This is a predicted complex of two RNAs, RNase P RNA and transfer RNA, with 427 nucleotides together. Rfam match: Bacterial RNase P class A. The family's RNA type in Rfam is ribozyme.
[in-house]
RNA sequence: AGGAGUGGACGGGUGUCCACCUGUCAGGUUCUACUGACAGGAGGAAAGUCCGGACUCCUGCAGGGAGGGUGGUUCCUAACAGGAACAGGUAGCAAUACCUGGAAAGUGCCACAGAAAAAAUACCGUCCACCAUAAUUAUUUUAUGGUGGAUAAGGGUGAAAAGGCGAGGUAAGAGCUCACCGUCUGCUGGGUGACCAGCAGAGCAAGGCAAACCCCACCCGGAGCAAGGUCAAGUAGAACCCAUGGGUUCCCUGCCCCAAAGGGUUCGGGUAGACCGCUUGAGUCAAAAGGCGACUUUUGACCAAGAUGAAUGGGCACCUAAAACAGAAUCCGGCUUACGGUCCACUCCUUCAG
RNA sequence: GCGGCCAUAGUUCAAUGGAUAGAACGUCGGGUUGCGGACCCGAAAGUUGCCCGUUCAAGUCGGGCUGGCCGCA
Repeated sequence: AGGAGUGGACGGGUGUCCACCUGUCAGGUUCUACUGACAGGAGGAAAGUCCGGACUCCUGCAGGGAGGGUGGUUCCUAACAGGAACAGGUAGCAAUACCUGGAAAGUGCCACAGAAAAAAUACCGUCCACCAUAAUUAUUUUAUGGUGGAUAAGGGUGAAAAGGCGAGGUAAGAGCUCACCGUCUGCUGGGUGACCAGCAGAGCAAGGCAAACCCCACCCGGAGCAAGGUCAAGUAGAACCCAUGGGUUCCCUGCCCCAAAGGGUUCGGGUAGACCGCUUGAGUCAAAAGGCGACUUUUGACCAAGAUGAAUGGGCACCUAAAACAGAAUCCGGCUUACGGUCCACUCCUUCAG
Repeated sequence: GCGGCCAUAGUUCAAUGGAUAGAACGUCGGGUUGCGGACCCGAAAGUUGCCCGUUCAAGUCGGGCUGGCCGCA
């Protein structure tokens, strides 16, 4: 200089004018309404609602079943399918990225092609024996065809072919034997652990798929702020069904409640209001300490939207241009998806110069 | 706000993980008819809503988006 990778931050600013929501104070008023001043007023994803929790109700949420979820290990956390560090594998020269229980418990599937798709099999080929024919000759030998056998080394098929490769061996072959590599078993050592290293043994028995059923380990009670509660206002019932119970929001058990009333469906009638929940919280910022890290602890400072037809907008000027995705609705931790542009830090490779 | 479901020719629907994705109606061409309809013969029409993954192989299995429908006061 060129190329590549990883992580993080920002998400228009300033001035002026008009308008909106909330709160406080003052004026005003019987109380509201109203007026003025001051303060605050969307996001990194507020989104999707995909996970996890807080909170509230179901008496408690107890036991079992069904169902669902997660899946290398250790740790972090309120919890998680999230995060950190590490392990093994795959891709890459590398930085780095991606993947992750069990296929020697069982069942099932592996189309087409192929001889054979999993306790397998002989299509071609290779080899042996016997028979027939032909050639040469003396026995023999060679070739072709048939019959019976041996063989998984070679060919061919396929996504995948029953350890790989070399040597020995053999009629030809074959872990049949041996070396190296792989696999498995045992022991020893290291590590909290996944796992790693070494030694000895086994001749190989064990193809793939569990985002197929399943098995193993761990986790999950249900419903959701339209939860739930308070006040005010209003109301008219009718028809049909169930036939002893109802509740525990999938089922059973257990438990609890009620004691002659109850439950369900459909139609009709009434209400269309106010308040709480509602934003001080696993909160934000800074410093110190612990930890490789995620994170935790302590101290100090700060309070920063809370609507309910639902506010956060618009005009002008300047900044070269103001243009991205998009807007709270109980709250919080993640994940995923969308996003014009700007900035920062670290790492790797190649080339050149010193 | 919360919960549930769906997407395959123009339309309505099929399709055990094994394709060239089928059927009916519709469309187009030909035949028949004096002309139409019906009928007969033939043809076209599909990014299986989109993207990534699992698998030898995906319309089908897993995840993420997009669009649509339903329920709860």